[in-house]
Context: one part of a larger RNA
RNA sequence: GGAUGAACGCUAGCGGCAGGCUUAACACAUGCAAGUUGCGGGGCAGCACGUCUUCGGAUGGUGGCGACCGGCGCACGGGUGCGUAACGCGUAUGUAACCUACCCUUUACAGGGGAAUAGCCCGAGGAAACUCGGAUUAAUGCCCCAUAGUAUUAUUGAUUCGCAUGAAUUAAUAAUUAAAGCCACGGCGGUAAAGGAUGGACAUGCGUGACAUUAGCUUGUUGGUGAGGUAACGGCUCACCAAGGCAAUGAUGUCUAGGGGUCCUGAGAGGGUUCACCCCCACACUGGUACUGAGACACGGACCAGACUCCUACGGGAGGCAGCAGUGAGGAAUAUUGGUCAAUGGAGGAAACUCUGAACCAGCCAUGCCGCGUGCAGGAAGAAUGCCCUAUGGGUUGUAAACUGCUUUUAUACAGGAGGAAACUUUCUACGUGUAGAAAUAUGACAGUACUGUAUGAAUAAGCACCGGCUAACUCCGUGCCAGCAGCCGCGGUAAUACGGAGGGUGCAAGCGUUAUCC
Numbered sequence: 001g002g003a004u005g006a007a008c009g010c011u012a013g014c015g016g017c018a019g020g021c022u023u024a025a026c027a028c029a030u031g032c033a034a035g036u037u038g039c040g041g042g043g044c045a046g047c048a049c050g051u052c053u054u055c056g057g058a059u060g061g062u063g064g065c066g067a068c069c070g071g072c073g074c075a076c077g078g079g080u081g082c083g084u085a086a087c088g089c090g091u092a093u094g095u096a097a098c099c100u101a102c103c104c105u106u107u108a109c110a111g112g113g114g115a116a117u118a119g120c121c122c123g124a125g126g127a128a129a130c131u132c133g134g135a136u137u138a139a140u141g142c143c144c145c146a147u148a149g150u151a152u153u154a155u156u157g158a159u160u161c162g163c164a165u166g167a168a169u170u171a172a173u174a175a176u177u178a179a180a181g182c183c184a185c186g187g188c189g190g191u192a193a194a195g196g197a198u199g200g201a202c203a204u205g206c207g208u209g210a211c212a213u214u215a216g217c218u219u220g221u222u223g224g225u226g227a228g229g230u231a232a233c234g235g236c237u238c239a240c241c242a243a244g245g246c247a248a249u250g251a252u253g254u255c256u257a258g259g260g261g262u263c264c265u266g267a268g269a270g271g272g273u274u275c276a277c278c279c280c281c282a283c284a285c286u287g288g289u290a291c292u293g294a295g296a297c298a299c300g301g302a303c304c305a306g307a308c309u310c311c312u313a314c315g316g317g318a319g320g321c322a323g324c325a326g327u328g329a330g331g332a333a334u335a336u337u338g339g340u341c342a343a344u345g346g347a348g349g350a351a352a353c354u355c356u357g358a359a360c361c362a363g364c365c366a367u368g369c370c371g372c373g374u375g376c377a378g379g380a381a382g383a384a385u386g387c388c389c390u391a392u393g394g395g396u397u398g399u400a401a402a403c404u405g406c407u408u409u410u411a412u413a414c415a416g417g418a419g420g421a422a423a424c425u426u427u428c429u430a431c432g433u434g435u436a437g438a439a440a441u442a443u444g445a446c447a448g449u450a451c452u453g454u455a456u457g458a459a460u461a462a463g464c465a466c467c468g469g470c471u472a473a474c475u476c477c478g479u480g481c482c483a484g485c486a487g488c489c490g491c492g493g494u495a496a497u498a499c500g501g502a503g504g505g506u507g508c509a510a511g512c513g514u515u516a517u518c519c
Stems, first nucleotide, its partner, number of pairs: 001519004006515005013372006019365002021330001026328003030325003035072003040069002043065002047063003050059003079283003088208008098200002103196007111145004121134005149177001151176011181188002209255003216246003221243008258280004263272003285306005308319004336362001338361003344358001345356004375406004386396004411456006420446001425440007463508005468489003474503005484491002
């Protein structure tokens, strides 16, 4: 000198864009953050309509629909950095050792039957959380039979190829395993197989902290055979066998730490850094476990144990903000218990639509960067005050002010006022079945915001640090080794440009200084 997720002191007009618990992965009141589907199902709690009515009511008939069964989603999105020195990450490869719901392409199929169960009804227990019994019922829920293949398993054969195990193609035989309906008749879904796309899994080369005041470490350890297990290879696990394996090219141990793209600095080499945004990883009160599922060993799922908090009728129960706000605590220090689904994106749905603290916006904070303004021109009696001096005088403040003219960014008032919104939907047309085009209708949280115009009037707007040298900027007064200053050198003991005040000056400027950290 540059830089910062900064803090502190003094000061402060506006806008744009960004950023905002670096500390206690400390504890959390309250609200919200993941639902949706009636075009799968039985039904009908509530609302509206219709029908019947003895005027009490009854009735799924219709629009719809609470709860329930079923489907899809909840593994995404959002948060944090505890752990991890590791194939965790980065980069480059491999899988002839693998999986992939929804989506796309292609081929084939969808025949028949059965038993339950929630709901509803009846009853019981409990303070509650909730639980239990009986009867009855449906399905795209579950089960059985049939049919089936380039699927799976076993046996046999052929061709081609390679990178070792082998791979691809193909033929034959045997065995095993499928399906679901809905409909407004346009379609939408279901099953099997092949291919694609997407996402993942595993393995390998190289790279990726500190300490040798850590030198030896290891028994599933290293390898083999066989078996089990997995989507899959593998000591992944087990039985048996062998005795190996790693290490000064740093094993093992201890400490520290999420990694990268980046970012800062530097001429570069290098050094430092991981806040925001993006990719990957890990975690979800602490530890463990699996279930469901295409996918989890699952933040707002389950079970067990533990610590903590809460309720209790003392028998027993409930909970997990490292989601968004917010509270306490810690701290030098870090924001609103805001608005909207209008846009973008996500989930479900045929759609309308519903949900979405993702997102978009608004609020707070000079935390940073950028931009604008606080006037412009003229004006010498070089006014007055202040300050200084060699003091009837001069210098300086200083064209500064007054005064004259001008302008109106900004401010204030009034008026106007975008773009972000065309998709979806409906209708029509063309091709011919989901594309393109046309038309119509509707939709804005931000926000009457940005922006524009008119009027008024210099009107509403400057500070902070420094002035001995380094280092741009000097005099007076006070003080008298005191009070104090100080980054280093050093100043102060009676003429202090170094302390304190004043006048003047220098530098930066809505900021300026100080502190901390990095180069």

Description: Small-subunit ribosomal RNA, 5' domain from an uncultured bacterium, 519 nucleotides, folded computationally. Model confidence (mean pLDDT): 86 of 100. RNAcentral holds the full RNA, with entries from Greengenes.